[in-house]
Context: one part of a larger RNA
RNA sequence: UUAGGUUUAAAGGGUGUGUAGGCGGGAUAGCAAGUCAGCGGUGAAAGCCCAAAGCUCAACUUUGGAACUGCCGUAGAUACUGUUGUCCUUGAGUGUAGUUGAAGUGGGCGGAAUGUGUCAUGUAGCGGUGAAAUGCUUAGAUAUGACACAGAACACCGAUUGCGAAGGCAGCUCACUAAACUAUAACUGACGCUGAGGCACGAAAGCGUGGGGAGCAAACAGGAUUAGAUACCCUGGUAGUCCACGCCGUAAACGAUGAUCACUCGAUGCGUGCGAUAUACAGUACGUGUCUAAGCGAAAGCAUUAAGUGAUCCACCUGGGGAGUACGACCGCAAGGUUGAAACUC
Numbered sequence: 001u002u003a004g005g006u007u008u009a010a011a012g013g014g015u016g017u018g019u020a021g022g023c024g025g026g027a028u029a030g031c032a033a034g035u036c037a038g039c040g041g042u043g044a045a046a047g048c049c050c051a052a053a054g055c056u057c058a059a060c061u062u063u064g065g066a067a068c069u070g071c072c073g074u075a076g077a078u079a080c081u082g083u084u085g086u087c088c089u090u091g092a093g094u095g096u097a098g099u100u101g102a103a104g105u106g107g108g109c110g111g112a113a114u115g116u117g118u119c120a121u122g123u124a125g126c127g128g129u130g131a132a133a134u135g136c137u138u139a140g141a142u143a144u145g146a147c148a149c150a151g152a153a154c155a156c157c158g159a160u161u162g163c164g165a166a167g168g169c170a171g172c173u174c175a176c177u178a179a180a181c182u183a184u185a186a187c188u189g190a191c192g193c194u195g196a197g198g199c200a201c202g203a204a205a206g207c208g209u210g211g212g213g214a215g216c217a218a219a220c221a222g223g224a225u226u227a228g229a230u231a232c233c234c235u236g237g238u239a240g241u242c243c244a245c246g247c248c249g250u251a252a253a254c255g256a257u258g259a260u261c262a263c264u265c266g267a268u269g270c271g272u273g274c275g276a277u278a279u280a281c282a283g284u285a286c287g288u289g290u291c292u293a294a295g296c297g298a299a300a301g302c303a304u305u306a307a308g309u310g311a312u313c314c315a316c317c318u319g320g321g322g323a324g325u326a327c328g329a330c331c332g333c334a335a336g337g338u339u340g341a342a343a344c345u346c
Stems, first nucleotide, its partner, number of pairs: 004317003007300002012314001014201004021194003025088007033081002035077002038074005049065006091191001092188003095184006103177007110154001114150008125136002162169002206247006215241002220236004258313006266291009295302002319346003328339004
């Protein structure tokens, strides 16, 4: 490079937005760049190929032909691609009327629990375990009651639920912001799809500065267990967990399944709308589950939310180890991240 692949064997980028590029709906007219066929020029000779001829043959040589798949010019064709103009509405978007939700950001408020403090009642234990001990307690603990303070998380509802591009999002309420869907068919008229680089977002842990610190809890200390026990169990306990601002940029960032469009048997739930009008219902749109047929698949399984049948674009894979390592470059305060080999070996 070709070909074949990417749920689980190697392989889908963590997610979006979007530049270049690639690809792109229906009708009609012009042009003729791509495209198609004609003519002219050129495409040196030799060589290769074909047919003859000459050295006794051959090698070799000579003659003729073909070929040179290309390039340039010229006058044409116009289905397709392209380009220019005009028009269309089904793709896409806007409007109008509604609906929905733990979607986001910033305020305010709430109760239960936990811990601590003060006061009161009250007396000898409490706590913890497989059993214990460390620990707390006559300086009055544990338990019970009252009051106060603090921080963090929001029981029940709660679901096979919902929302969000992903990460993720859950007490109540207010303000601001965004989205999707339904109905309508008023408006724009291909404005679309994908997207190398770029930019933005991105759990947890970690880092910087300043706050905060109830509970939990790496490290650490002690008590047990054990042959040992740098663990599992217990008693404590610091970073951290929380807030603000700034970094980091990674995860089994998973549906281990890239995005968009079209097509292809059925059954049955759930969520949100619409639904002749009267609170049903038939049906229908979008979303979300389970089962099953064809088909696909190595099988497990997938099966209108495809891993089926097709189209466009991007990303990635090419035996195991060495290795996501070394070196270089870029990014970072650091931790480290991104890009990413080879020798050697089986």

Predicted 3D model of a 346-nucleotide part of an RNA (small-subunit ribosomal RNA, central domain) from a metagenome. RNAcentral holds the full RNA, with entries from SILVA. The coordinates come from a structure-prediction model, not an experiment, and the mean pLDDT is 86.